Guanidine-I riboswitch aptamer from Allolucifera butyrica, 94 nucleotides, folded computationally. The RNAcentral record of the sequence draws on Rfam.
RNA sequence: AUUUAAGUUUUCUAGGAUUCCGCAGUUGUAACUGGCAGGUCCGGGAGAAACCACACGGUUACUGUGUACACGGAGGGAUAAAAGCCCAGGAGAU
Numbered sequence: 001a002u003u004u005a006a007g008u009u010u011u012c013u014a015g016g017a018u019u020c021c022g023c024a025g026u027u028g029u030a031a032c033u034g035g036c037a038g039g040u041c042c043g044g045g046a047g048a049a050a051c052c053a054c055a056c057g058g059u060u061a062c063u064g065u066g067u068a069c070a071c072g073g074a075g076g077g078a079u080a081a082a083a084g085c086c087c088a089g090g091a092g093a094u
Base pairs, nucleotide, nucleotide: 007052009050010049011048012047015042016041020039021038022036023034024033025032026031053067054066055065056064057063058062069089071092075087076086077085
């Protein structure tokens, strides 16, 4: 310098905002404003658990082991809006 690879999905959670609900205030009772302990909602490559998958073994059906490591801007994008979401295991760093 180049190539290949670091598995999929679901649930939960760190976190996130405000479409809907709730709560509070104004109040002409319909609307407006507020992210606000909450419910709905979004949600981690570097968080958790489980299934599946793959590799290597043992096996009648099945079963065992393993799936390592991982610092990270700025900017942009979607959605109602934002984010450890997406660009992205990116640019960089070691």